Predicted 3D model of an 85-nucleotide RNA (c-di-GMP-I riboswitch aptamer) from a Deltaproteobacteria bacterium. The organism belongs to Myxococcia, within Bacteria. Rfam family: c-di-GMP-I riboswitch aptamer. From the family's description: GEMM was predicted in a large-scale screen for bacterial structured RNA regulatory elements. Its family is annotated with cyclic-di-GMP binding in the Gene Ontology.
[in-house]
RNA sequence: AUGGUAAAAGGGCAAAACCGUUGAAAGACGGAGACGCAAAGCCACGGAUCUACAGCCUGAAGGCCAUGACCGCCGGGUUGCCAAA
Numbered sequence: 001a002u003g004g005u006a007a008a009a010g011g012g013c014a015a016a017a018c019c020g021u022u023g024a025a026a027g028a029c030g031g032a033g034a035c036g037c038a039a040a041g042c043c044a045c046g047g048a049u050c051u052a053c054a055g056c057c058u059g060a061a062g063g064c065c066a067u068g069a070c071c072g073c074c075g076g077g078u079u080g081c082c083a084a085a
Stems, first nucleotide, its partner, number of pairs: 004082001012037002018031005035072001041078003045075003049069002055064003
């Protein structure tokens, strides 16, 4: 240096449901809580997915639309603790 199919130590993060704030919504943030996670650290770069205020179409019902969201959906990029054969 590689190696995560092994073990240990010190730590780290925090799903759902619930409460509050915020947002048109999806969702985000805080509290409390642990289902899980070796990148569940960071970046919306590609795809997927969610939402549809405004806008457009429509006689109406409704439909379309990302510039919004999601990295705990899959890839990619980047940084990083420990580590046996």